[in-house]
Context: one part of a larger RNA
RNA sequence: CGUUGGAGAUUUGAGGGGUUCAUUCCCCAGUACGAGAGGACCGGGAAUGACGUACCUCUGGUGUAUCGGUUGUCGUAUCAGCGGCACCGCCGAGUAGCUAUGUACGGAAGAGAUAAGCGCUGAAAGCAUCUAAGUGCCAAGCUCCUCCCAAGAUUAGAUCUCCUUUAAGGAUCCAGGAAGACGACCUGGUUGAUAGGCAAGACGUGUAAGUGUGGUAACGCAUUGAGCUAACUUGUACUAAUGAUCCAAACGA
Numbered sequence: 001c002g003u004u005g006g007a008g009a010u011u012u013g014a015g016g017g018g019u020u021c022a023u024u025c026c027c028c029a030g031u032a033c034g035a036g037a038g039g040a041c042c043g044g045g046a047a048u049g050a051c052g053u054a055c056c057u058c059u060g061g062u063g064u065a066u067c068g069g070u071u072g073u074c075g076u077a078u079c080a081g082c083g084g085c086a087c088c089g090c091c092g093a094g095u096a097g098c099u100a101u102g103u104a105c106g107g108a109a110g111a112g113a114u115a116a117g118c119g120c121u122g123a124a125a126g127c128a129u130c131u132a133a134g135u136g137c138c139a140a141g142c143u144c145c146u147c148c149c150a151a152g153a154u155u156a157g158a159u160c161u162c163c164u165u166u167a168a169g170g171a172u173c174c175a176g177g178a179a180g181a182c183g184a185c186c187u188g189g190u191u192g193a194u195a196g197g198c199a200a201g202a203c204g205u206g207u208a209a210g211u212g213u214g215g216u217a218a219c220g221c222a223u224u225g226a227g228c229u230a231a232c233u234u235g236u237a238c239u240a241a242u243g244a245u246c247c248a249a250a251c252g253a
Base pairs, nucleotide, nucleotide: 001152005163006162007161008160009159010158011157015149016148017147018146021049022048023047024046025045026044027043033038051106052105053104054103055102059100060099061098062097066093067092068091069090070089071086072085073084074083075082076081110144111143112142117137118136119135120134169247170246171245172244173189174188175187176186177185194240195239196238197236198235199234200233201232204228205227210223211222212221213220214219
C1' cells in the first nucleotide's frame, strides 16, 4: 500500500513445512519343524540407543551484582574495624537467569490407492492362462491421519462486538518486560502493583561487629545458626509512570 467505511477480538484452511529410525530381552515355546544339532512365523509385553522438541522440579555447570576465608601493599592519625589495588588478587561455596551430561515427551494406531509379487473367475485359443471384460491381497515407499506456519489464498475468506464526526480505535510520550540488535511484540500508566524503594519471607553463606571471658601470645569460648544476603515470592502508592498532543472513513448518491 492492497484487501472498497473504520476498528477490536476469535477463527477456517487453499497452500507450504516438520516427523517418518534402530536394537535388545521376555511370553507364546524349547512349541511347530527337524534323526539330531538346532529352532521359528503370527501375536503380546518390557527396555535401550541415536535423533528431535520443550523445560530447569531433581543431578550438575556457569553465575566479574551474594556470603565467607586468606596473602602483599596503600589509605582511613593510632588499635580494632573497614575500604582500594594486585587476572573477580587467590581460594571455598552459591540465588535468579542461561544451560546438558539433567527432566518430560515424540516418531503410536489407523484408512485409501498402488509397486514388485501372490491370487479368483475367465475367454481370445472347446485345453491352459492373474487379464483381454470383471474382481481380491500386498511395502519403511505415495495420498490421508498426526505436529507447525498459513487469507498478499489479489479467488485477499468467515464469525462476534464496537464506532460513524472528531467517534470507536491507534500512536506519540512515560514505567517496564521470562520480548528484543533497532523497529517489532507484551504488561502497565493514579479508576495504578509497571519499575525502584520499603516490609516480611525464601535462597545462599556459615556463628558478624561490639562486649565479656580463658590464654604470656597466636588464638579459643559465650552472646549466636549470628550477621550479611543479587536477579526470587508475597505485600505495600513512599518515588517515578505528568500535563497533554497527533492520526483517524474513500467512491458514489
Source information:
The part of an RNA shown here (large-subunit ribosomal RNA, domain VI) has 253 nucleotides and comes from Puniceicoccus vermicola. Lineage of the source: Bacteria > Opitutia > Puniceicoccales > Puniceicoccaceae > Puniceicoccus. It matches the Rfam family "Bacterial large subunit ribosomal RNA". Its mean pLDDT, the model's own confidence on a scale to 100, is 86. The full RNA is in RNAcentral, with records from ENA.